Large-subunit ribosomal RNA, domain I from a Burkholderiales bacterium, 508 nucleotides, folded computationally.
RNAcentral holds the full RNA, with entries from ENA.
Model confidence (mean pLDDT): 84 of 100.
The organism belongs to Burkholderiales, within Bacteria.

[in-house]
Context: one part of a larger RNA
RNA sequence: CGCACGAGGUGGAUGCCUUGGCGAUGAUAGGCGAUGAAGGACGUGGCAACCUGCGAAAAGCUUCGGGGAGCUGGUAAACAAGCUUUGAUCCGGAGAUGUCCGAAUGGGGAAACCCGGCCCGCGAGGGUCACCCUGCACUGAAUACAUAGGUGCAGAGGAGCGAACCGCCUGAACUGAAACAUCUAAGUAGGGCGAGGAACAGAAAUCAACCGAGAUUCCGAGAGUAGUGGCGAGCGAAAUCGGAAAAGCCUGCUGUCUUUAGCACGUGUCUUAGAAGAACGGUCUGGAAAGUCCGGCCAUAGCGGGUGAUAGCCCCGUAUUCGAAAAGACGUGUGUGGAACUAGGUCAGCGAGAAGUAGGGCGGGACACGUGAAAUCCUGUCUGAAGAUGGGGGGACCAUCCUCCAAGGCUAAAUACUCAUCAUCGACCGAUAGUGAACCAGUACCGUGAGGGAAAGGCGAAAAGAACCCCGGAAGGGGAGUGAAAUAGAUCCUGAAACCGCGUGCGU
Numbered sequence: 001c002g003c004a005c006g007a008g009g010u011g012g013a014u015g016c017c018u019u020g021g022c023g024a025u026g027a028u029a030g031g032c033g034a035u036g037a038a039g040g041a042c043g044u045g046g047c048a049a050c051c052u053g054c055g056a057a058a059a060g061c062u063u064c065g066g067g068g069a070g071c072u073g074g075u076a077a078a079c080a081a082g083c084u085u086u087g088a089u090c091c092g093g094a095g096a097u098g099u100c101c102g103a104a105u106g107g108g109g110a111a112a113c114c115c116g117g118c119c120c121g122c123g124a125g126g127g128u129c130a131c132c133c134u135g136c137a138c139u140g141a142a143u144a145c146a147u148a149g150g151u152g153c154a155g156a157g158g159a160g161c162g163a164a165c166c167g168c169c170u171g172a173a174c175u176g177a178a179a180c181a182u183c184u185a186a187g188u189a190g191g192g193c194g195a196g197g198a199a200c201a202g203a204a205a206u207c208a209a210c211c212g213a214g215a216u217u218c219c220g221a222g223a224g225u226a227g228u229g230g231c232g233a234g235c236g237a238a239a240u241c242g243g244a245a246a247a248g249c250c251u252g253c254u255g256u257c258u259u260u261a262g263c264a265c266g267u268g269u270c271u272u273a274g275a276a277g278a279a280c281g282g283u284c285u286g287g288a289a290a291g292u293c294c295g296g297c298c299a300u301a302g303c304g305g306g307u308g309a310u311a312g313c314c315c316c317g318u319a320u321u322c323g324a325a326a327a328g329a330c331g332u333g334u335g336u337g338g339a340a341c342u343a344g345g346u347c348a349g350c351g352a353g354a355a356g357u358a359g360g361g362c363g364g365g366a367c368a369c370g371u372g373a374a375a376u377c378c379u380g381u382c383u384g385a386a387g388a389u390g391g392g393g394g395g396a397c398c399a400u401c402c403u404c405c406a407a408g409g410c411u412a413a414a415u416a417c418u419c420a421u422c423a424u425c426g427a428c429c430g431a432u433a434g435u436g437a438a439c440c441a442g443u444a445c446c447g448u449g450a451g452g453g454a455a456a457g458g459c460g461a462a463a464a465g466a467a468c469c470c471c472g473g474a475a476g477g478g479g480a481g482u483g484a485a486a487u488a489g490a491u492c493c494u495g496a497a498a499c500c501g502c503g504u505g506c507g508u
Base pairs, nucleotide, nucleotide: 001507002506003505004504005503006502008500009499015493016458017457020429021428022426023425024424025423026422027421028420029418030417031161032160039101040100041099042055043054044053046079049075050074051073061095062094063093064092065091066090070083071082072081106115107114108113116129117128118127119126120125131158132157133155134154135153136152137151138150139149165196166194167193168192169191170190176183180230206213207212217244218243219242220241221240227235228234248410249409250408252350253349254348255347257345262336263335264334265333266332267331268330269329270328271327272326274322275321276320280295281294282293284291296313297312298302304316305315306314359383360382361381362380363379364378365377366376369395390405391404392403393402394401445452446451465492468479469478470477471476
C1' cells in the first nucleotide's frame, strides 16, 4: 500500500409521520372608504426581545347574551402582584376609545415630520380650515332686462383601495406560412376609462320562403358543413332542430281611481355564541392495552380525531333534537302613508310618434366573407331624402310578392368569476415533494433601482432534559441516576452510500 472481515466516525438517503399546501363540490358573500379605507410607522405588559392583540381609556374599557371553574395571549418556564360561584378568564352581539402617516383633505414635505389661521377654554387641551360637483339664498359686469362671475349656507355627493369575472377606447411582436410582404399570431398580450354582483345584450325597420316563426343570453347539434383564403398557411358562419331560462314594457297634457316603495309594530325562517346527546368489564402479554382470550351492551350515533400499540361503549365528538337579550338578512300580517323628493299602474279625452337622420360619393373599419358580383352594419370627409297614398329588408341590381317600422329609453332568469367565509370531499403531495413560504417568509440575503429571492420539520408516552462524584481552563468525556430503550442525551426517530481512520487475517 492492496484485499477481506469486524466494530466505529462522518453524512443525512430511505421508511414512517404531519401542524402546511394542491384540487374540487355545495352554500354564503360579492365589497371597504372623508363617521378617514386598504396598508403602515410609533407606542402599549410588573420584569418584555419578537409574534399576536390593542391605541395615550393602548394583551385592553362599557353593556347585553352564552358559559361554569379556574384565570392574568404565544415562543416560555420561574418570580412578583392580583382576579374569580357577588360568576372571573373565555365565546358572541352592540357601543366607547382609537397617537401619527396614508385618497390624506389648513399650508408645506425627503410618508409616519415641520409650520400656521380662526373659534372655545384660566390652563392642560378641544374644534375647524383642501379640491370638484349638486341644490338653495344673496349679490352682480360688458349691456336695459338678463346672463357670466362673486359670496354664503347645506349635502354619509365624488376622490382612494380591492383577486378574477364584465363593457368601451387603444393596441403590438415573437410565431405560422417550413424564406417573406397580403395573410396569421389577434382584436390576443399590453395600456387607458368605467361599472356591477354579475356585466353586456334584449322585446324586430328580425328571420324565413310563398309555409311560417315571434325579445335577449347560454349549452348541444347543424358543422369543420356553406363559404372565405398569396384558394397558401389558415380562418370559418347562418337558417333550422333539441335543451336551460322565460317577461315584458315606458314617454307629453288634463281628469279619474287604486297600489307599490317608505315608516311603525307584530310574527316566522336563517346567520352571528351555544345546549342535551346511548352503550364495558375481566384475563394474558407488555413500559403502557385500544391487541389476545372470555363474557356483555348501544346504535336515527360503527364519519372523524385523541388517549403510553389497533377503542362503536375512556375523552372530544357523531346521528338526532333544542337554543338568542342584541345586531343583520329574507318572508309575511296589521296599521300608517300619499303622487308628494324617487319609481309605477287602471280608465277616459286630447296629443306626440324621433333630420344634417336614412341614403349616396371618396377613404377606412366590422361582419366567417382579404373589394370581390358584395348585400348588411359603423363612420373620417363631401353631400343629402321621403313623411304611413310613406319608409327599411329579403346577399349586386330591377319587378312582383312577403315581411318589418330605424334615426328615444327601461327590463328579472338561464351565463362568467372567486380576494374572502362556512361545511364536505380527494385511485392529490408528504419536507429536493406540495404554495416561493409546514419553521416568526416575500423573511435573511442580493441589487442605486425596477426587481430577484433562499435554506431551515421529527428526543420521549411523559422532561422523568441527567442530582451527586471524577478528569479537564473549557469543550468534551467517564461513573451514578431517569427511562421500555440513552448507539432515544437535546442539529436527539430510522440512520443507506460516497468519504475517514481503528482492529484482526492474508498478500506485497